[in-house]
RNA sequence: AGAAAUGAUAGAGGCGCACUUUGCAAUAGUAUGUUCGCGGAAAAAUAUGGGUUUUUAUGAAGCGAAUUGAAAGGGUAAAGUGCCGAAGAAUAUAUUUACCCAUAUAAAUAUAUUCUGGUUGUAUGGUGAAUAACCAUAUGACUGUCAUCAAUUAUUUGAUGGAGCGCUAUCAGUUUC
Repeated sequence: AGAAAUGAUAGAGGCGCACUUUGCAAUAGUAUGUUCGCGGAAAAAUAUGGGUUUUUAUGAAGCGAAUUGAAAGGGUAAAGUGCCGAAGAAUAUAUUUACCCAUAUAAAUAUAUUCUGGUUGUAUGGUGAAUAACCAUAUGACUGUCAUCAAUUAUUUGAUGGAGCGCUAUCAGUUUC
């Protein structure tokens, strides 16, 4: 002085990711409430079974008319915050919520394992009010990064392939040559 391995710090990809607040569109003239008419004994709390509670002949459920009239999740715009496994899923376990018990379903949280570099188009399926959006699978395009090969001497282009526990830069000391 160089190389390799390890640790720490700082960064890059770009319609980059996630979250919060406010407004807007849609959901929707829907749900709900009230009144009237028909109706004539059941109805409600996620589903089934059981239980409990509540409403009900001072008229339940259901149907029709009039009137009143939302919201959540999701979307979009602006502002802000945290970041680059940012984040998103799947499976399993545990806990909590939905009146109680059992089973199931849905939602939230935590742990473990597995997959995905990022954006985006198309098809199928799922969630959803939705043709929006999201998720999964498959298949394309664009893009970043590294490795190999080829050309080129502008350090750029092309081809193939891999994955983020990656890549780049700097620093510290340790080990080996």
Record summary:
A computed fold for a 177-nucleotide RNA from a Clostridiaceae bacterium, annotated as Lysine riboswitch aptamer. It matches the Rfam family "Lysine riboswitch aptamer". Gene Ontology term of the family: lysine biosynthetic process. Rfam's curators write: Riboswitches are metabolite binding domains within certain messenger RNAs that serve as precision sensors for their corresponding targets. Of the family's consensus pairs, 98% are formed in the model. Taxonomically the source falls in Clostridiaceae (Bacteria, Bacillati, Bacillota, Eubacteriales).